[in-house]
RNA sequence: GCGCCCUUAGCUCAGUGGCAGAGCGUUCCCUUGACAUGGGAAAGGCCGGAAGUUCAAUCCUUCCAGGGCGCA
Numbered sequence: 001g002c003g004c005c006c007u008u009a010g011c012u013c014a015g016u017g018g019c020a021g022a023g024c025g026u027u028c029c030c031u032u033g034a035c036a037u038g039g040g041a042a043a044g045g046c047c048g049g050a051a052g053u054u055c056a057a058u059c060c061u062u063c064c065a066g067g068g069c070g071c072a
Stems, first nucleotide, its partner, number of pairs: 001071007010024004018055001026042005048064005
């Protein structure tokens, strides 16, 4: 330099046009003498950035940034 893939909650990852979710973690409540387990609830996201297409974009297109793999 060229090609391909990834970027979504603190972490690991779903979701592939129509109001953004799970597990773990955090906080609170119930249960315990206390802890653990179990049950319930809550907080936490401008979906990496910018443009475009569309009535509507996390999702499609382009560019940029970061990361990974391969080729040279």
The prediction has a mean pLDDT of 83.
The RNA shown here (transfer RNA) has 72 nucleotides and comes from a bacterium.
Rfam family: tRNA. It is annotated as a transfer RNA. Its family is annotated with triplet codon-amino acid adaptor activity in the Gene Ontology. Rfam's curators write: Transfer RNA (tRNA) molecules are approximately 80 nucleotides in length.